Overview
c-di-GMP-I riboswitch aptamer from a soil metagenome, 77 nucleotides, folded computationally. The prediction has a mean pLDDT of 86.
[in-house]
RNA sequence: GCAAACCCGUCGAAAGACGGUGACGCAGAGUCACGGGACUACGGCGACGCCACGUCGCUAGGUCAGCCGGGCCGCCA
Numbered sequence: 001g002c003a004a005a006c007c008c009g010u011c012g013a014a015a016g017a018c019g020g021u022g023a024c025g026c027a028g029a030g031u032c033a034c035g036g037g038a039c040u041a042c043g044g045c046g047a048c049g050c051c052a053c054g055u056c057g058c059u060a061g062g063u064c065a066g067c068c069g070g071g072c073c074g075c076c077a
Stems, first nucleotide, its partner, number of pairs: 001026002007020005024066001030072003034069003037064003042061001043059007
C1' cells in the first nucleotide's frame, strides 16, 4: 500500500461485480481470460410430461487475476 469472510445498499437470470463497513490474508492481492482449472446457465439445443407451461440434461457469448501457470507494466531494499 491492498483488503477475505460477515453485514448493509445498488446492479445482475445466476455466478458474481461495485460502494460502505470490516481485516482473513497479500512484498506485486497491479493488470490481461492466453493455457489449465473452478463457478453460474439468461439464451440456445435435447429428452420427458399433464404440452398454457413445467421438470431434467448438455452448452459460455457470463464470472473468478485473492486457484495454478504465462504475458505486460512497475515499487522498495